[in-house]
RNA sequence: GAGGGAUUAGUGUAAUGGUAGCACGAGGGUUUCUGAUACCCUUAGUAAGAGUUCAAAUCUCUUAUCCCUUACCA
Numbered sequence: 001g002a003g004g005g006a007u008u009a010g011u012g013u014a015a016u017g018g019u020a021g022c023a024c025g026a027g028g029g030u031u032u033c034u035g036a037u038a039c040c041c042u043u044a045g046u047a048a049g050a051g052u053u054c055a056a057a058u059c060u061c062u063u064a065u066c067c068c069u070u071a072c073c074a
Stems, first nucleotide, its partner, number of pairs: 001070007010024004018054001025043006047063005
C1' cells in the first nucleotide's frame, strides 16, 4: 500500500428501517439484631461528520480507532 471485519451505558451483549433493551456493576431503599440472599427504584449508551427516508444503531459516503490476512522496502 491492498483486502476483510469491528466500534451500542462503567463492563459484556441484543436490537437487519418503526418506543434503544438485557445481564453484571455502581448508588439508594425494603427485608434482617448485623451481614449475605431476595425484592424494588435510580444511574448511564448507538465512535465523528454528511447523505437517503415520513422514520436510521440498522442503508450509502467520508473520517477516526482497533483486529485479521496479504504485498513491498529495510
Molecule: transfer RNA
Organism: Phycisphaerales bacterium